[in-house]
RNA sequence: GCCGACCUAGCUCAAUCCGUAGAGUGCAAGGCUCUUAACCUUGUGGUCAUGGGUUCGAGCCCCAUGGCCGGCG
Numbered sequence: 001g002c003c004g005a006c007c008u009a010g011c012u013c014a015a016u017c018c019g020u021a022g023a024g025u026g027c028a029a030g031g032c033u034c035u036u037a038a039c040c041u042u043g044u045g046g047u048c049a050u051g052g053g054u055u056c057g058a059g060c061c062c063c064a065u066g067g068c069c070g071g072c073g
Base pairs, nucleotide, nucleotide: 001072002071003070004069006067007066010025011024012023013022019056026044027043028042029041030040031039049065050064051063052062053061
């Protein structure tokens, strides 16, 4: 330099054909327990990398930029 994949909650990751974004874990409170841990319940959670475009409507489609990983040279 060329090609491809990826970027979503603090962390690891889902989200089918565009239609109000979720799980696990973490954290907080409560229950249970002599107490802790474990377990149970509830709560807490988001600039969907950034900026534009298309659309009535974008995590999803298009363009540009950035980051990161892999392959080729």
Background:
A computed fold for a 73-nucleotide RNA from Ceratopteris richardii, annotated as transfer RNA. The organism belongs to Ceratopteris, within Eukaryota. Its Rfam family is "tRNA". It is annotated as a transfer RNA. The sequence is in RNAcentral, with records from Rfam. Its mean pLDDT, the model's own confidence on a scale to 100, is 81.